[in-house]
RNA sequence: AGUGGCGCACGGGUGAGUAAUGCAUGGGUCAUCUGCCUCGUAGAGGGGGAUAACUACGCGAAAGUGUAGCUAAUACCGCAUACGCAGGGAACUGCAAAGGAGGGGAUCGCAAGACCUUCCGCUACGAGAUGAGCUCAUGUCCCAUUAGCUAGUUGGCGGGGUAACAGCCCACCAAGGCUUAGAUGGGUAGCUGGUCUGAGAGGACGAUCAGCCACACUGGAACUGAGACACGGUCCAGACUCCUACGGGAGGCAGCAGUGGGGAAUAUUGCGCAAUGGGCGAAAGCCUGACGCAGCAACGCCGCGUGAGUGAUGAAGGCCUUCGGGUUGUAAAGCUCUUUCGGUUGGGAAGAAGGGUGUGCGGGCUAAUAUCCCGUACAUUUGAUGGUACCAAAAGAAGAAGCACCGGCUAACUUCGUGCCAGCAGCCGCGGUAAUACGAAGGGUGCAAGCGUUGUUCGGAAUGACUGGGCGUAAAGGGUUCGUAGGCGGGAAUGCAAGUCAAGUGUGAAAUCCCCGGGCUUAACCCGGGACGUGCACUUGAAACUGCGUUUCUUGAGUCGAGGAGAGGGUAAUGGAAUUGCUGGUGUAGGAGUGACAUCCCGUAGAGAUCAGCAGGAACACCGGAGGCGAAGGCGAUUACCUGGCCGAAGACUGACGCUGAGGAACGAAAGCGUGGGGAGCAAACAGGAUUAGAUACCCUGGUAGUCCACGCCGUAAACGAUGAUAACUAGAUGUUGCGGGAAUUGACCCCCGCAGUAUCGCAGCUCACGCAUUAAGUUAUCCGCCUGGGGAGUACGGCCGCAAGGCUAAAACUCAAAGGAAUUGACGGGGGCCCGCACAAGCGGUGGAGUAUGUGGUUUAAUUCGAAGCAACGCGAAGAACCUUACCUGGGUUUGACAUCCUCUGAAUACGGUAGAGAUAUCGUCGGCUCGCAAGAGACAGAGAGACAGGUGCUGCAUGGCUGUCGUCAGCUCGUGUCGUGAGAUGUUGGGUUAAGUCCCGCAACGAGCGCAACCCUUGUCCUUAGUUGCCAUCAUUAAGUUGGGAACUCUAAGGAGACUGCCGGUGAUAAACCGGAGGAAGGUGGGGAUGACGUCAAGUCCUCAUGGCCCUUACAUCCAGGGCUACACACGUACUACAAUGGCCAAAACAAAGCGAUGCUAAGCCGCAAGGCAGAGCAAAACGCAAAAACAUGGUCUCAGUUCGGAUUGUGGUCUGCAACUCGACCACAUGAAGCUGGAAUCGCUAGUAAUCGCAGAUCAGCAAGCUGCGGUGAAUACGUUCCCGGGCCUUGUACACACCGCCCGUCAAACCACGAAAGUUGCUUGCACCAGAAGCAGAUGAGCCAACCGCAAGGAGGCAGUCUGCCAAGGUUCAAGCGAUGAUUGGGGUUAAGUCAUAACAAGGUAGCCGUA
Repeated sequence: AGUGGCGCACGGGUGAGUAAUGCAUGGGUCAUCUGCCUCGUAGAGGGGGAUAACUACGCGAAAGUGUAGCUAAUACCGCAUACGCAGGGAACUGCAAAGGAGGGGAUCGCAAGACCUUCCGCUACGAGAUGAGCUCAUGUCCCAUUAGCUAGUUGGCGGGGUAACAGCCCACCAAGGCUUAGAUGGGUAGCUGGUCUGAGAGGACGAUCAGCCACACUGGAACUGAGACACGGUCCAGACUCCUACGGGAGGCAGCAGUGGGGAAUAUUGCGCAAUGGGCGAAAGCCUGACGCAGCAACGCCGCGUGAGUGAUGAAGGCCUUCGGGUUGUAAAGCUCUUUCGGUUGGGAAGAAGGGUGUGCGGGCUAAUAUCCCGUACAUUUGAUGGUACCAAAAGAAGAAGCACCGGCUAACUUCGUGCCAGCAGCCGCGGUAAUACGAAGGGUGCAAGCGUUGUUCGGAAUGACUGGGCGUAAAGGGUUCGUAGGCGGGAAUGCAAGUCAAGUGUGAAAUCCCCGGGCUUAACCCGGGACGUGCACUUGAAACUGCGUUUCUUGAGUCGAGGAGAGGGUAAUGGAAUUGCUGGUGUAGGAGUGACAUCCCGUAGAGAUCAGCAGGAACACCGGAGGCGAAGGCGAUUACCUGGCCGAAGACUGACGCUGAGGAACGAAAGCGUGGGGAGCAAACAGGAUUAGAUACCCUGGUAGUCCACGCCGUAAACGAUGAUAACUAGAUGUUGCGGGAAUUGACCCCCGCAGUAUCGCAGCUCACGCAUUAAGUUAUCCGCCUGGGGAGUACGGCCGCAAGGCUAAAACUCAAAGGAAUUGACGGGGGCCCGCACAAGCGGUGGAGUAUGUGGUUUAAUUCGAAGCAACGCGAAGAACCUUACCUGGGUUUGACAUCCUCUGAAUACGGUAGAGAUAUCGUCGGCUCGCAAGAGACAGAGAGACAGGUGCUGCAUGGCUGUCGUCAGCUCGUGUCGUGAGAUGUUGGGUUAAGUCCCGCAACGAGCGCAACCCUUGUCCUUAGUUGCCAUCAUUAAGUUGGGAACUCUAAGGAGACUGCCGGUGAUAAACCGGAGGAAGGUGGGGAUGACGUCAAGUCCUCAUGGCCCUUACAUCCAGGGCUACACACGUACUACAAUGGCCAAAACAAAGCGAUGCUAAGCCGCAAGGCAGAGCAAAACGCAAAAACAUGGUCUCAGUUCGGAUUGUGGUCUGCAACUCGACCACAUGAAGCUGGAAUCGCUAGUAAUCGCAGAUCAGCAAGCUGCGGUGAAUACGUUCCCGGGCCUUGUACACACCGCCCGUCAAACCACGAAAGUUGCUUGCACCAGAAGCAGAUGAGCCAACCGCAAGGAGGCAGUCUGCCAAGGUUCAAGCGAUGAUUGGGGUUAAGUCAUAACAAGGUAGCCGUA
């Protein structure tokens, strides 16, 4: 190496398949098998033929293989025997076996050996144990848009087959079997002990460990065997890989390592059989990637360390800062200690017991002191881990901290940077120049060798609700009824024991969880014990409840006779009013229609109107009612017939006959559909006319389907009480319908009680609230239906129904952080009520047209500085731009600065003059001294220098203060306490009156109070007192003159008082508040006017008055100077002035104010000038003097209706004044010139009495400049019926989808981008099925002419077998068809999303036509 035996069916891996041939739990097997192991009984006799190895010769590249020859066995085969086993089995028949090793005294044998003995092995049978097979019950995911499935299917008889039951297989017979308690089909999935979570019930999962199953490249098949249809066996087919000499061969890591690939991601080609376990072996032992260890990974759990104590100058540094300080922080440093872990040195395990060997002893077997076996003592031998755990020593704080977060949830805050950028984000949401939210820093918080993120599961989530939810309006009651299955079900008695309850027995593997104890220094971890395992099965018992059986009862339910009400249903007949049409009569020019028109219209061919008659269809006024009936839809003239249900009273009868009701059936408004009729009125579509920007509408004129009838469909409605059905219980009050009873009446009512309906209010209770409340939305019971955020969507696909329209059933992708209910406060309404205002109306006068002035826009410009923007910007800031102002532009200068404070030095400062320059400025020269101090020096001022700093009319009024406008001088806005409400909030403050007023009165769950109103203040109107100069003058005198004397009466002045309060009278009114009228009074109901402006709104205005945060500039965005500009000019708007003329213009002469202002001023008289003005200079710091003339008005004259004697612009010339200076760019005067304009379109403004209108005067600003502004007086009206309308406002109420609050919200098409989905001619893939073809290997059968050792036979031959061939079954494969699922598809459909697109305005208010539902 080979023959033979045993093993290889264990152990190890994986989870593809599998929804049941599986698993779990509990049973059955009288329907079964079981190698090795244990026990028992019996046996093991005698023969035979081969064959590997081996030898020889070949073939082949190899794998391998052929032929011939030799040989052994516990390999193989007959025969004998058969306790026993098998056969229906008494007789009878059939069925076994093998030897090997060790030792040995006698006996036999030539020898080998026989023989004896021990051990191992062998055969048959029985039993056990173990393991396995089969079978039954229960449980075991999702989809019904899977509802029917099934022919070996279900059963039987007879066979075959298996270890065994069985359609497991076959022939025949029957027609069964499964299924809404979910069959069949599809999808997904190994199952369990358990794991995670949770209070539990549950939910999710099935890694590690353990039990079972399935699989081993994919599919099929058998062989061997006790066991397999076999992971590291065989055969075949297929795909793939490899070798090849091209002929042919080889392979299967879902074993352990390892490689590649894939992936977000998962380790070493390690050591050892020392232990535990397994196989073989008599044993030693061999094998064992099972296993024991080690390696890698913070992947998890556990433990430990990175030091401890002390230490204030609260160091330095960092950060913040209100600049004082705070914080980091006892933290550090420093001082005093300790030494785990790490590093160094030394020692150093337990896990080892068994077995073997040697020696000794004891025992067993045996004839045996031999061998062998057992026990025992001693000795010896075995460690991968590993020089590891552990121990000791010396040194030394030495070597050892990170991560996330800091807007709320949620513990923890500041600064800087950034500026809707960059970015953050779990949700809400941060970021657009002061970000605790981004980035950084400092600080803090939380965890810690980890910390965050991501993914997943459970929890919170009572958010699928068994425990433990709901359905009037938030999602949700089926349109209604009947009724099948099912669920639930009245009183009494009795039996059974299925449910139920109790006890016991078995089981519920171990591990896990829990408790107790123990072992590693502790813990994690491990070990031992207990408990639990709520379950299943069986046995025994109980009988209340449920159930089942029997008997019985009457109250639930029902039946019967006689009554009652009713638009209940159906059919037929009849009736009158009205509309329309037709006929005839009367009669004449219009009618109809609308907000107003108009069209088709109708009408002189006679309409409309009116009278009479006729025709036809539809609907039924009054009665009529929140009344009645019906299951709902719904039902309304009268009569008749047919018919359903309901109610009341008193009885009789049946005896639980009941309730609900998935599927199912029937009914079911309107619209719509089909067929046939009918058709008066009305009226989708349609036509025309209006309206309008448009008007496919609202309005009008017509008008067809339809509306009506018959028959048949449809099956939906906001089919609503948005409230399922049934039963019971739980305060009342009132109305009404039907019936009955009581009492009463002549009678009818009224009244009381009951039942059945219907309606309003209301307690308890319920409800988020609104509300419901015996007709429940209360308290209970039973059954059904339905809901689970909004949109997508009641849609798609599929199915069923329908003639169609469409209906029923019914998703997902995607998208949002809401959608929604009820109530509250506001705001708003082309809602309502009450009230006010020059709001309208009634009046008067304007603006808008002209010219001019002025402001603004626009344009222009070097600059035309800036701001103000509907009311509430625009003669506004500006009470006055030639320079200055001035902020703008051009050019020229300065840089600690034109201005402030501090320091040093020099000099007084200042003034005057010269030169250069446009000036700022530069430069030269002259004059020149004060205060304090003893002095030095200091102070004021000027110059120079350095730095801190100055400066900014630069930005942000959306960072701010202050001030202001506006609603609005409107009557409102709030608070405390109390009360009501879950709450937001309400009440008070609403209500009845009244007022200018939340003013006052009354009432009231409110009682009080505050800011506003009013009053107090100023002025004006009357009177008084006081005081009389500069004011006044009645009386007396005087004068030109209140000029003077005088007077103090008057006016006036300016101080103080009085007066007016609804006080008085009458009326009205709640007797109140108050109102109306009157008296008196100068004034009457706040006398007139002013000042005075609640809480708040408009991110209103102002950073250019001032102040101020932040940002920006710093030889410039600061500052000085000259010139220019703010004054421009095709144009548009606002506000004014002057006019257009006769109520006027012009001329002449002549009256009457008030309030102011004046010394850098007002300036008189007088003179000059046509005048502006000039000269002159009196008076006056002003009741004294001056400005200063008031004007309109009145008188007289003239003009005579015209572009004028209106109007004055524009322009020319000449002047005056102010001022350094009137060119750009002043005002005025004179002369000349003489424009537009003849009363103003649409539209729009002011004003209610000393007001409008009209007339002039003064002042501020100011050198000068006023048509503006602020004041003053003179003359001096008209009108208000009234609150319908426009505008604004106040109170109450109502609706709301608004709350940035109607300048709100919001819908749809179209256009654009993106996203997912549906359809689609098709294309393509997967799965499955029916049918057919095909048929490898294998098995079975048939055949077997070829071949063959064992048995029989002397032989021939036989029995038996093999190859081969054929048949049957059958995998792959092929073909046709069908179904399902997916991918893709030109194009197409809707849907969703998207700061600033288009068109309109549908909805929310009466949303401007109330809205909505169904249908066409």